[in-house]
């Protein structure tokens, strides 16, 4: 330099172009226990990487950019 892939909650990951983007873990408040862990109920938490475009409607499609990973040279 060229090609491909990934980017969504603190972490790991879901989400057919269609109502309000969810789950587990973690955090917080409880239950249970003498107490802790485990178990269990509830709950908080989002610039869906950025900038544009298409569309009635975009996490999802398109273009450019950024970061990381892989391959080729």
């Nucleotide at each position: 330099g060229g090609g491909g892939g990934u980017a969504u909650a603190g972490c790991u990951c879901a989400a057919c172009g269609g109502u309000u983007a969810g789950a587990g873990c973690a955090g917080c408040c409880g239950g249970c226990u003498c107490a802790u862990a485990a178990c269990u109920g509830g709950u908080u938490g989002g610039u869906u990487c950025c900038u544009g475009g298409u569309u009635c409607g975009a996490a999802u499609c398109c273009a450019g950019g950024u970061a990381c990973c892989c391959c080729c040279a």